Context: one part of a larger RNA
RNA sequence: CUGGGCGUAAAGGGCGCGUAGGCGGCUGGCCACGCGUGCGGUGAAAGGUCGGGGCUCAACCCCGGCUCGGCCGUGCGGACGGGUCAGCUGGAGUCCGGUAGAGGCGAGUGGAAUUCCGGGUGUAGCGGUGGAAUGCGUAGAGAUCCGGAAGAACACCGGUGGCGAAGGCGGCUCGCUGGGCCGGGACUGACGCUGAGGCGCGACAGCGUGGGGAGCAAACAGGAUUAGAUACCCUGGUAGUCCACGCCGUAAACGAUGGGCACUAGGUGCUUGGGGGAGCGACCCCCUGAGUGCCGGCGCUAACGCAUUAAGUGCCCCGCCUGGGGAGUACGGCCGCAAGGCUGAAACUC
Numbered sequence: 001c002u003g004g005g006c007g008u009a010a011a012g013g014g015c016g017c018g019u020a021g022g023c024g025g026c027u028g029g030c031c032a033c034g035c036g037u038g039c040g041g042u043g044a045a046a047g048g049u050c051g052g053g054g055c056u057c058a059a060c061c062c063c064g065g066c067u068c069g070g071c072c073g074u075g076c077g078g079a080c081g082g083g084u085c086a087g088c089u090g091g092a093g094u095c096c097g098g099u100a101g102a103g104g105c106g107a108g109u110g111g112a113a114u115u116c117c118g119g120g121u122g123u124a125g126c127g128g129u130g131g132a133a134u135g136c137g138u139a140g141a142g143a144u145c146c147g148g149a150a151g152a153a154c155a156c157c158g159g160u161g162g163c164g165a166a167g168g169c170g171g172c173u174c175g176c177u178g179g180g181c182c183g184g185g186a187c188u189g190a191c192g193c194u195g196a197g198g199c200g201c202g203a204c205a206g207c208g209u210g211g212g213g214a215g216c217a218a219a220c221a222g223g224a225u226u227a228g229a230u231a232c233c234c235u236g237g238u239a240g241u242c243c244a245c246g247c248c249g250u251a252a253a254c255g256a257u258g259g260g261c262a263c264u265a266g267g268u269g270c271u272u273g274g275g276g277g278a279g280c281g282a283c284c285c286c287c288u289g290a291g292u293g294c295c296g297g298c299g300c301u302a303a304c305g306c307a308u309u310a311a312g313u314g315c316c317c318c319g320c321c322u323g324g325g326g327a328g329u330a331c332g333g334c335c336g337c338a339a340g341g342c343u344g345a346a347a348c349u350c
Base pairs, nucleotide, nucleotide: 003322004321005320006319007304008303012318014201015200016199017198021194022193023192025088026087027086028085029084030083031082033081034080035077036076037075038074039073040072041071042070047067048066049065050064051063052062053061054060091191092188093187094186095184096183097182098181099180103177104176105175106174107173108172109171110154114150115149116148117147118146119145120144121143125136126135162169163168206247207246208245209244210243211242215241216240220236221235222234223233258317259316260315261314262313263312266295267294268293269292270291271290272289273288274287275286276285277284299306300305323350324349325348332343333342334341335340
C1' cells in the first nucleotide's frame, strides 16, 4: 500500500462538543486546476524485448526496430470533480403556537419506618439459628403508650411507562435552566454530515480537606459450623455509604450492535402530539408524526438469530481487529497526592 472483517468467533472508542481533514442538495453562467482527446518536444547511453550479425557454440559483444512509471508545451472538449459568480428550497437552522417528561441545578418542606434519649404501664425474659452460642436484661430489658432528637431513603402510584448523549434520573413545593416532539410554513438560503488531535461529561469503589453519621457495613473481634473454616450462618463493629469543595477516569461504561442520510411487505401493544368521522360523550372508528416493545416476510447470517428501532440494500466519515499463552505485563513517555490510568512491546512457548 492492499484484502477481509468488527451482535455471540479477534475487533465499535464509555458518552458528547468540536479543530484540521475527508465527504456533500437543486438550477444557470463563467474559468479550465483535475479529467478526456489531437499534435509537438523530451524520455542520453547502458538495460529489457524482437529481428539480424561477430568470436567453432554459449556467456560476451555489435547493428537495427520497439519499449522505458513519466514529464513539458500547445490546440480542442466542458459531461463529471474543483474554483468562481448569480439564483432556488426539498437538507440544515430561525421564528410563532402548542405539548409530554424521575432531564439538570439550587432552596424549602412532608409522612412512614429505623436507631437513640426522657417518661408511664409492666415482669422475666429478649434476641438469634438448621440447632445453638456469643450478645442484651432484675442497676428492670423485650412488649406497649406518650414526648423528644438524628440521619438516610422516599412504600402505594410504578408500568412490558417516561426523560437524558452516555454515566444516569423517582415523596412534595417553589425558583433558575437544557433538550425533544407536534402544528403553522413567516424568515435565512446548503449555513450540512463525520470528526485524527483537542476540550468537556463520566456509575461504583478509592484519595485529599472539612463536616455529618440513623440504618447498613469491607477490615476487625467474638460465637458457631468443620478434619481445618483466615468463609458461608450468628452477635457486635471501624472506614465507607451522606454533605461541601477538589481529585481519580475505570466497568459485563452492554443493544457485548459508532454516527449520518436514503431506500426496502406486513401484523399487534404501549407512550405522547396533530387531524378527520360519528356521537351527549373523556367511550368508539379512521388518517398522520415522534418514541418505545413484541411477532413476522423478502433479504442477510456459520448458526443462533436480525428483520422500517436491520445484523437487509447503498453512500459518507471516524474508531478498531489480524492465532493462543507470555500480557494489558516490561521498558519509555504522559497523567495522578496515592491507588493507579493511558499508550503498549519482545524473548520464549504451543
This is a predicted structure of a 350-nucleotide part of an RNA (small-subunit ribosomal RNA, central domain) from a mine metagenome. Its mean pLDDT, the model's own confidence on a scale to 100, is 91. It matches the Rfam family "Bacterial small subunit ribosomal RNA".